This is a predicted structure of a 139-nucleotide RNA (c-di-AMP riboswitch aptamer (ydaO/yuaA leader)) from a Blastocatellia bacterium.

[in-house]
RNA sequence: UUUGCACUGGAGCCGAAAUCCCGCUUGGGCGGGGUGCGGGGGAACCAACUUUUGGGGUGAAUUCCGCGGAGGGCCGCGGAUAGAGCAUCUUCCAGCUCGAACCCGUCAGCUAACCUCGUAGGCUGGUGGAAGAGCCGUC
Numbered sequence: 001u002u003u004g005c006a007c008u009g010g011a012g013c014c015g016a017a018a019u020c021c022c023g024c025u026u027g028g029g030c031g032g033g034g035u036g037c038g039g040g041g042g043a044a045c046c047a048a049c050u051u052u053u054g055g056g057g058u059g060a061a062u063u064c065c066g067c068g069g070a071g072g073g074c075c076g077c078g079g080a081u082a083g084a085g086c087a088u089c090u091u092c093c094a095g096c097u098c099g100a101a102c103c104c105g106u107c108a109g110c111u112a113a114c115c116u117c118g119u120a121g122g123c124u125g126g127u128g129g130a131a132g133a134g135c136c137g138u139c
Base pairs, nucleotide, nucleotide: 011124012123013122014121018035019034020033021032022031023030024029036119037118038117039116040115041114046109054107055104056103057102058101063080064079065078066077067076068075069074083098084097085096086095088133089132090131091130092129093128094127
């Protein structure tokens, strides 16, 4: 000097995944409750009547083409694509990425009241420009 690991603190990103209080514990931690945020079920009216070609939910993550594995399914590789993300917000331009995974179990349209569930996890030496709209701090 560089790199890696661990701990602590801080600034941020994807995402609903934040915050406050109480109890137990030597501590680590565990349990419970409230608020906020997010999801599911669930009338009338409306919609739909197509339920093995099963159907449905969370999510941006849907669809297609080529090659290979023996062929459908499935798996792998490559290419695209609906769509999604990139440091306050919106739009435009450019650039860089993602385009997964899981769950319910024959069953669910919408849906007031009502019922119910979640509040994780993963990341970073940095995306810029233009126009507009705001916020914060200082004097």
Lineage of the source: Bacteria > Pseudomonadati > Acidobacteriota > Blastocatellia. The prediction has a mean pLDDT of 79. Rfam family: c-di-AMP riboswitch aptamer (ydaO/yuaA leader). Its family is annotated with cyclic-di-AMP binding and regulation of gene expression in the Gene Ontology.